[in-house]
């Protein structure tokens, strides 16, 4: 150098162009408890960047960027 898969909360995972982007988990706060774990409820937290399509993009399209596989 060619083709090519991923990229979503702090992790790990869902998501038919139209929901407030879900769901375990993890931190916190509250219950319960003599203290403690467990359980049980609530909050906090995210679409890699840029640009085009479309009324509407996390999803389509292009191009970057990081990762992995192949083939030279």
């Nucleotide at each position: 150098g060619g083709u090519u898969g991923u990229a979503u909360g702090g992790u790990g995972u869902a998501g038919c162009g139209g929901u407030u982007a879900g769901c375990a988990u993890a931190a916190c706060a509250g219950a319960u408890u003599c203290u403690g774990a467990c359980u049980c409820u609530g909050u906090u937290g995210a679409c890699c960047c840029g640009a085009g399509u479309u009324c509407a993009a996390a999803u389509c399209u292009c191009g970057g960027u990081a990762u992995g596989a192949c083939c030279u």
Record summary:
The RNA shown here (transfer RNA) has 72 nucleotides and comes from Cladochytrium replicatum. RNAcentral holds the sequence, with entries from ENA. Its Rfam family is "tRNA". Its family is annotated with triplet codon-amino acid adaptor activity in the Gene Ontology. Its mean pLDDT, the model's own confidence on a scale to 100, is 80.